[in-house]
RNA sequence: AGAGUUUGAUCCUGGCUCAGAUUGAACGCUGGCGGCAUGCCUUACACAUGCAAGUCGAACGGCAGCACGGGGGCAACCCUGGUGGCGAGUGGCGAACGGGUAAGUAAUACAUCGGAACGUGUCCUGUAGUGGGGGAUAGCCCGGCGAAAGCCGGAUUAAUACCGCAUACGAUCUAGGGAUGAAAGCGGGGGACCUUCGGGCCUCGCGCUAUAGGGGCGGCCGAUGGCGGAUUAGCUAGUUGGUGGGGUAAAGGCCUACCAAGGCGACGAUCCGUAGCUGGUCUGAGAGGACGACCAGCCACACUGGGACUGAGACACGGCCCAGACUCCUACGGGAGGCAGCAGUGGGGAAUUUUGGACAAUGGGCGAAAGCCUGAUCCAGCAAUGCCGCGUGUGUGAAGAAGGCCUUCGGGUUGUAAAGCACUUUUGUCCGGAAAGAAAACGUUCUCACUAAUAAUGGGGGCGGAUGACGGUACCGGAAGAAUAAGCACCGGCUAACUACGUGCCAGCAGCCGCGGUAAUACGUAGGGUGCAAGCGUUAAUCGGAAUUACUGGGCGUAAAGCGUGCGCAGGCGGUUUGUUAAGACGGAUGUGAAAUCCCCGGGCUCAACCUGGGAACUGCAUUCGUGACUGGCAGGCUAGAGUAUGGCAGAGGGGGGUGGAAUUCCACGUGUAGCAGUGAAAUGCGUAGAGACGUGGAGGAACACCGAUGGCGAAGGCAGCCCCCUGGGCCAAUACUGACGCUCAUGCACGAAAGCGUGGGGAGCAAACAGGAUUAGAUACCCUGGUAGUCCACGCCGUAAACGAUGAGUGCUAGGUGUCACGGGCUUUGACCCUCGUGGUGCCGUAGCUAACGCAAUAAGCACUCCGCCUGGGGAGUACGGCCGCAAGGCUAAAACUCAAAGGAAUUGACGGGGGCCCGCACAAGCGGUGGAGCAUGUGGUUUAAUUCGACACGACGCGCAGAACCUUACCUGGGCUAGAAAACACAGGAACCCGGGUGAAAACUCGGGGUGCUCUUCGGAGAAUCUGUGGUUAGGUGUUGCAUGGCUGUCGUCAGCUCGUGUCGUGAGAUGUUGGGUUAAGUCCCGCAACGAGCGCAACCCUUGUCGUUAGUUGCUACCAUUAAGUUGAGCACUCUAACGAGACUGCCGACCUUCAAGUCGGAGGAAGGUGGGGAUGACGUCAAGUCCUCAUGGCCCCUAUGUCCAGGGCUACACACGUGCUACAAUGGUCGGUACAAAGGGCUGCGAAACCGCGAGGUGAAGCCAAUCCCAAAAAACCGGCCUCAGUACGGAUUGGAGUCUGCAACUCGACUCCAUGAAGGCGGAAUCGCUAGUAAUCCCUGAUCAGCAUGGCAGGGGUGAAUACGUUUCCGGGCCUUGUACACACCGCCCGUCACACCAUGGAAGUUGAUUGCUCCAGAAGUGGCUGAGCUAACCCGCAAGGGAGGCAGGUCCCCAAGGAGUGAUCGGUAACUGGGGUGAAGUCGUAACAAGGUA
Repeated sequence: AGAGUUUGAUCCUGGCUCAGAUUGAACGCUGGCGGCAUGCCUUACACAUGCAAGUCGAACGGCAGCACGGGGGCAACCCUGGUGGCGAGUGGCGAACGGGUAAGUAAUACAUCGGAACGUGUCCUGUAGUGGGGGAUAGCCCGGCGAAAGCCGGAUUAAUACCGCAUACGAUCUAGGGAUGAAAGCGGGGGACCUUCGGGCCUCGCGCUAUAGGGGCGGCCGAUGGCGGAUUAGCUAGUUGGUGGGGUAAAGGCCUACCAAGGCGACGAUCCGUAGCUGGUCUGAGAGGACGACCAGCCACACUGGGACUGAGACACGGCCCAGACUCCUACGGGAGGCAGCAGUGGGGAAUUUUGGACAAUGGGCGAAAGCCUGAUCCAGCAAUGCCGCGUGUGUGAAGAAGGCCUUCGGGUUGUAAAGCACUUUUGUCCGGAAAGAAAACGUUCUCACUAAUAAUGGGGGCGGAUGACGGUACCGGAAGAAUAAGCACCGGCUAACUACGUGCCAGCAGCCGCGGUAAUACGUAGGGUGCAAGCGUUAAUCGGAAUUACUGGGCGUAAAGCGUGCGCAGGCGGUUUGUUAAGACGGAUGUGAAAUCCCCGGGCUCAACCUGGGAACUGCAUUCGUGACUGGCAGGCUAGAGUAUGGCAGAGGGGGGUGGAAUUCCACGUGUAGCAGUGAAAUGCGUAGAGACGUGGAGGAACACCGAUGGCGAAGGCAGCCCCCUGGGCCAAUACUGACGCUCAUGCACGAAAGCGUGGGGAGCAAACAGGAUUAGAUACCCUGGUAGUCCACGCCGUAAACGAUGAGUGCUAGGUGUCACGGGCUUUGACCCUCGUGGUGCCGUAGCUAACGCAAUAAGCACUCCGCCUGGGGAGUACGGCCGCAAGGCUAAAACUCAAAGGAAUUGACGGGGGCCCGCACAAGCGGUGGAGCAUGUGGUUUAAUUCGACACGACGCGCAGAACCUUACCUGGGCUAGAAAACACAGGAACCCGGGUGAAAACUCGGGGUGCUCUUCGGAGAAUCUGUGGUUAGGUGUUGCAUGGCUGUCGUCAGCUCGUGUCGUGAGAUGUUGGGUUAAGUCCCGCAACGAGCGCAACCCUUGUCGUUAGUUGCUACCAUUAAGUUGAGCACUCUAACGAGACUGCCGACCUUCAAGUCGGAGGAAGGUGGGGAUGACGUCAAGUCCUCAUGGCCCCUAUGUCCAGGGCUACACACGUGCUACAAUGGUCGGUACAAAGGGCUGCGAAACCGCGAGGUGAAGCCAAUCCCAAAAAACCGGCCUCAGUACGGAUUGGAGUCUGCAACUCGACUCCAUGAAGGCGGAAUCGCUAGUAAUCCCUGAUCAGCAUGGCAGGGGUGAAUACGUUUCCGGGCCUUGUACACACCGCCCGUCACACCAUGGAAGUUGAUUGCUCCAGAAGUGGCUGAGCUAACCCGCAAGGGAGGCAGGUCCCCAAGGAGUGAUCGGUAACUGGGGUGAAGUCGUAACAAGGUA
């Protein structure tokens, strides 16, 4: 620091996801040790049991229990507070600390910084006191009630308990005269003196009282800061303030009476939701974001709610009272309780420990102290919960062992890993030693202070002995012994790490992309590897990456995003200059910012974690001093911003009134007759009742042709005949004036197309709805005929538009060029012009710059500033709910659940278009002949069958694989056999081989018998080669499967002209350029031009054949001349033909063109056998179709192995209602038939072709000559030509079908061959829609040959020649193709994509009669406990009066009033749950209906 994921690819936008760090975690697998930390995040749920706050006898009366002492008693035992001590009690102090929890609380809290009107036990420092009295009351004792808890009565008693009096330095009050108010003693020691012998007295210590100051602590007030929601906008009556009074420790509406009507709020009041706050913690580069466990500070709470008491301090966790809920005890009358203390239990939960030890240390309470108490604390236990450290050995060791796994079978890997050998001993085990944490207090001694004092006490020093829960722990030493100790996750990419097997869209995986449908590095297992390691993974959560809320640090033309436009309050920002101020700002100083944490430097545990000392830091706040540049405030100037005045100018700017002509329609009349209108074509409609057409006159409404524009005006919407009235704004020129008056603008206000709404008019044309006619599968549309709202006017609403420049407003700056509108200047003519300059509008092109690109570019989307609005993935959704507005329609504001991994922008290459342009092709057209109808042949589908083997399916399957199924072929079926097999290699055993014969059987096969011994070597036993049989295991075999695992081969686009590369250039890039353009060509053929220059595969040429000539050669070919024959038959010859080898020839080479760009080329011509690639063939670029073929062959995987292999016989592939393709023969006279007569080429031939001759009507037979072939044979060419007959008919056409008889091949023609003869003589009279081939030696037509083959060919296939046409105006259209261009939402590429209803399933959600809960407002009732007020006739010790009785003061019980918790009633509000039914939404593999959108998407 980034990466994956939208696309065919690209750039961008944008979301989702990952890698990191972290945690009070949990879960899964695993687990050796130690140190240091941490450990109910959930039910502030309920709690059994134990413990967690006591202490003081040096405050007191005392003495139950214990121990001791004393006395009595023989003893049992009794007496004795005398001593140590001490239960219960009085009293003091503490219990308000410490410990827990986070429910409540959004401010009565917290943090930071300040403040004034306060309190304060204990503590410290001062000052002054501590005198003298009194009356009670617990306890104890007695009595009573009660189950208990407990309570009541009587008698008696003490105090540091309580109450007066005295005193009053301070203190408080004051009317300044004065008045008021305290106390307590206890202990130690002791020299004089006194004594009632108790002590007094003195002194010390501890107490007590008053007061002042301090410290620490606490209460109160203010400012600032820190959550969300505006779909919470208004809240508030003690409310805000004042006065009087009350109350408090203290200010204050804190409370009360009266008066005033204030106070808070858009800088967010009120309400709702959530939440303890902070130091800090986690993360991050930082800024930030999230969190607030442990530790520390503060607050709040203590079963729930309320209340006060005591006290220095509480409205009190282990106190009280009341109410409520719950639990427990009960004798049913009544009582008791509060773990959010430490352990522990139940429950909840994914989940969180021991009912441990000790007060040894630290700290706290009490005490004079010893000491006691202390679940605070210190320790131990449990838990890998976290962090840190250590270990599970080290060295050597190749036969690279065995085993495992893989394998191309060679090997590789596990792997120096193991074993083996040599060592070490951390940890663990055992044995032994053994700390620090402990020093105070205490004792003793020295010294100082106090003192009369060598007592006591306090401070300092020395000495002494005591105190350890942890714990015999840390640590140290020793012994034995590799001994006691490794797992987890991952291995497709991101992301380090790969193979095999199993599985077969199943099982499963998955963080995202995505894997799995028979070769899965993605599932499961194994081997191997990678990472981390006593842990490793997963899940959850936070930050990061995410610049994905952007302060640092983003955007808004088209990706999400500029409000439709203006005006404008608040707010924000603001020209120039001077002075002043000092709020902001900057600088210095001071205070504070707790400690801990983080960071730096040290130190201590063997290191580290951890602990610890110091420093820095805590970016903050406050105070104070200074500065005066900048911002702000105040005051004064200026004129460049802004505005006003004067003079001109243009304009569909707005409102109102008037007026004009053209046209449409309607009405009337006239002329006039049969149609008009409408469409792609029609029909509906109008018209003989007179339309349409033409003419005249009239009515009425709406809109204003030409001018007119790339034009003008307006803020936008928008504005158009002409004239008048009223009115807004703008521009230009020159001066004068004001003096910053400015810009922007949340809320607000105004304007705001069309449609729509309300009321009243108006209504010609047009025209939603509606009707009819068409179209169509349908047509609730497009087209047509009609037609109502509406469109128009007035008034009032609505408030939205792709209200668009998809571009907010304002200001300044930043190259140019060229139009146009308005005004002005200059020059000039002075006439309109023209030229030039300036300002303001409005357009186009373009530099820099910007932009993802497209593009923008002085009218910015450039460079900057100011202000406003808006955006943050797609869908759900601009929807629901709520609110506001509206008559309604609806508008504005505006979510969530759920769901997806994309949605999107621009550009690129293709493909496609019922887009465009250019061009080609038997593509159409022009022609000729066919197919589709018939019969037959052949192939296919279908059906049938035991089987009808398999494959091929638009073109590009269907006379295709098959160049030839009777058996064989043959793969199929039935039946019969074989199992190392029908064939091959190896080993072993036997026999050479081989030949002949018999039996069973359909054969295969099984079986019996006989003959027979070879070759080489030999030690004569035998061995070997070849061959046969048998056995054994490695194996064979498979036309079984997968052509979607493959090779090879092939088809097709297409013999179409294309397909690419290198370098360069352009572009961020995909890519482009080249290859486009202008010509031209059959051609990316060539030329010209050009940021391209070259090159390759294709085209062409080179190859074969054919057309002309030449040379060479002349047998088997040929024959002009000379002979000869029946015959080129023979001689002769090689001239000719021909044969077959080599050459020549054709190249736009020549001429013309006023064709073209002086080009390429095209057209015409000459010559030539041939002329513009002469004709034909072979030759098939990059690629496409997962095209075809595993049944030609080869081959991976899978499958079968007495069968899916193999052998045999028979059957089938030949079936037949039917459908299709390809053909043949025909339907006839351009013909048929009979007879006669001509002319080919190219082939084939020894298991062959087979002549002549003879036989047969014929197929054919007999026969054998010749020929391994320019020699012989197949072999007759046929159409043609000549002549005869037939005469338009189902025929002398046509030949199917059937009967009979034959021939040939073959082991065998029944299923199932071909051919011949005789007889038979079907359909068929030229073929619907549709469709095929062909452009010249072509079509058409006629024969010939060959391959396959025993036999079997219809033009099935491959060839050959004979005869031999017609037509092409042309490229509008159909089909296919090429190039350029355009649009695209397609890229599996239009056989694409894709929308909506309906049906089904699931999910979340809105509404809803209701129903149920929570919270809360208001009104009322009620009113416990309790403070306070009033009362207090009952009761009452201290004080006062009184001799006393008694009275008074004060107090208590009781009563009552205010306030008030729970509770009750009513009525609202808000938020949830649930609900018959209902609305839309989302998702889902193949459902239904249509075709809306994307191309001109077929109506943009």